[in-house]
RNA sequence: GGCCCGGUGGUGUAGCCUGGUUUAACACGCGGCCCUGUCAAGGCCGAGAUCGUGGGUUCAAAUCCCAUCCGGGUCGCCA
Numbered sequence: 001g002g003c004c005c006g007g008u009g010g011u012g013u014a015g016c017c018u019g020g021u022u023u024a025a026c027a028c029g030c031g032g033c034c035c036u037g038u039c040a041a042g043g044c045c046g047a048g049a050u051c052g053u054g055g056g057u058u059c060a061a062a063u064c065c066c067a068u069c070c071g072g073g074u075c076g077c078c079a
Stems, first nucleotide, its partner, number of pairs: 001075007010028004020059001030046005052068005
């Protein structure tokens, strides 16, 4: 350098292919309440991500297109 995969709350993932019925979902974690002699477990509720960055297409973009940054894998080049 080419190709491939990935980047989404604090953490790990789903959603992307095939744009919209919805307010971006699930688990863990966090906060409150209930329950319990206490803790844990359990139940209910809540906070938390404008989806790596910039641009484009569209009435509408996490999703499609382009560029770019970062991480990983693989192949190749130089020495």